[in-house]
Context: one part of a larger RNA
RNA sequence: UGACGGGGGCCCGCACAAGCGGUGGAGCAUGUGGUUUAAUUCGAUGCAACGCGAAGAACCUUACCUGCCCUUGACAUCCACGGAACUUUCCAGAGAUGGAUUGGUGCCUUCGGGAACCGUGAGACAGGUGCUGCAUGGCUGUCGUCAGCUCGUGUCGUGAGAUGUUGGGUUAAGUCCCGCAACGAGCGCAACCCUUGUCCUUAGUUGCCAGCAUUAAGUUGGGCACUCUAGGGAGACUGCCGGUGACAAACCGGAGGAAGGUGGGGAUGACGUCAAGUCAUCAUGGCCCUUAUGGGCAGGGCUACACACGUGCUACAAUGGCCGGUACAAAGGGUCGCGAAACCGCGAGGUGGAGCUAAUCUCAUAAAGCCGGUCGUAGUCCGGAUCGGAGUCUGCAACUCGACUCCGUGGAGUCGGAAUCGCUAGUAAUCGUGGAUCAGAAUGCACGGUGAAUACGUUCCCGGGCCUUGUACA
Numbered sequence: 001u002g003a004c005g006g007g008g009g010c011c012c013g014c015a016c017a018a019g020c021g022g023u024g025g026a027g028c029a030u031g032u033g034g035u036u037u038a039a040u041u042c043g044a045u046g047c048a049a050c051g052c053g054a055a056g057a058a059c060c061u062u063a064c065c066u067g068c069c070c071u072u073g074a075c076a077u078c079c080a081c082g083g084a085a086c087u088u089u090c091c092a093g094a095g096a097u098g099g100a101u102u103g104g105u106g107c108c109u110u111c112g113g114g115a116a117c118c119g120u121g122a123g124a125c126a127g128g129u130g131c132u133g134c135a136u137g138g139c140u141g142u143c144g145u146c147a148g149c150u151c152g153u154g155u156c157g158u159g160a161g162a163u164g165u166u167g168g169g170u171u172a173a174g175u176c177c178c179g180c181a182a183c184g185a186g187c188g189c190a191a192c193c194c195u196u197g198u199c200c201u202u203a204g205u206u207g208c209c210a211g212c213a214u215u216a217a218g219u220u221g222g223g224c225a226c227u228c229u230a231g232g233g234a235g236a237c238u239g240c241c242g243g244u245g246a247c248a249a250a251c252c253g254g255a256g257g258a259a260g261g262u263g264g265g266g267a268u269g270a271c272g273u274c275a276a277g278u279c280a281u282c283a284u285g286g287c288c289c290u291u292a293u294g295g296g297c298a299g300g301g302c303u304a305c306a307c308a309c310g311u312g313c314u315a316c317a318a319u320g321g322c323c324g325g326u327a328c329a330a331a332g333g334g335u336c337g338c339g340a341a342a343c344c345g346c347g348a349g350g351u352g353g354a355g356c357u358a359a360u361c362u363c364a365u366a367a368a369g370c371c372g373g374u375c376g377u378a379g380u381c382c383g384g385a386u387c388g389g390a391g392u393c394u395g396c397a398a399c400u401c402g403a404c405u406c407c408g409u410g411g412a413g414u415c416g417g418a419a420u421c422g423c424u425a426g427u428a429a430u431c432g433u434g435g436a437u438c439a440g441a442a443u444g445c446a447c448g449g450u451g452a453a454u455a456c457g458u459u460c461c462c463g464g465g466c467c468u469u470g471u472a473c474a
Base pairs, nucleotide, nucleotide: 001474002473003471004470005469007468008467009466010465011464012463013462015458016457019423020422021421022420023419026314027313028312029311030310031309032308033307034305035304042053043052064300065299066298067297068296069295070294073125077124078123079121080120081119082118083117086103089100090099091098092097107114108113127289128288130287131286132285136283137282138278139277140276141274143272148187149186150185151184152183153182154163155162156161167178168177169176193266194265195264196263198234199233200232201231202230203229204228207224208223209222212221213220237260240254241253242252243251244250316416320375321374322373323372324371325370326369332363333362334361337356338355342351343350344349382413387408388407389406390405391404392403393402429450430449431448432447433446434445
């Protein structure tokens, strides 16, 4: 100087407390461990691995296994020789591949040849998701959006170092004020950026409709007031008033205001820590393989299942289930696409093809809600796993191993031990909608609808910041 203390003081955080809803019990989904396996590819492992890499494993992906094949190689550059490229059909084979066969002879040219592409041959070389993240770059997690981390000059100290950065107040903040052997400065904080909340203005189609006409319908004429869209501006700054305070910074209350003291949310992550993670995104040193640890193909596996754990979904019901009627979103996607009306089917879906490169058309009925009816506390008209049958769709192909529909079947489950998690407001809870990936295949992400309870307080648990003290630790 740090680190640590079941030392002290001050302060903060859904840290506790006060509340609401969960997890832990059940079934299923998903990830992991373990076990099994020819293979169940690899990585991630306290917080900070475990719905993680993977925004999507039937083949492909794919790296794994089995079998069948290739060896200048699937890919790059160079050389020689031959042939345009390309294409039709047949045979063998699981295919890779091998054999035969048809059409075609193009472009530029100084007629030597050249350009692109294909085949054969020789070697330089290619190739490696092989190892090392403890050789590395880059990127990322974490402490932590915590308020800290430092420097120049000066001063003090033999020196390590200290001072500044401590102290008194204050703040979300090393935020600001005052004081002070310090005076300044940098990286952080804040602000500048995006979004949302109010108003003004510009513009008025594909959007909107107050008044006028018209219609089944903003459908049409008309209009651009309003809504909305998207450009530009205004607005919030402790600016004003009162009080407290040290005449300061600031704090408390109030006015005005759509909004008040950082208005809400996001992006933004200082010096560093963990030899944290990643050689399998990529790049890369070294090492290793080179008729194989490289390459091609078929089938299988990554989907196994006595079990254990994590994260979720659905429930156990009446604030509910079912039936009928009826209302109101936001944000997105769409031409290899979204696909309307109409018709067929109980339905998944099919036929159909209008319109739309989309404020125009379409996905697309939002659902919870509201109004009626029924059920009456029951393993039930709760719950839906599992299984049988019949189908639909995608795709070369749904056996291993897809999703969905219909009929039947109806298991466990009556609110969950010890323990444990999230959340302070448009939040929790609950309800539906959408997209990326994607042929097909979400319970994980984005959007809106409805919309609470509680916070006395900081003694205690956890984590953190500042000062101080002890130490046989560095």

RNAcentral holds the full RNA, with entries from SILVA. Predicted 3D model of a 474-nucleotide part of an RNA (small-subunit ribosomal RNA, 3' major domain) from a metagenome.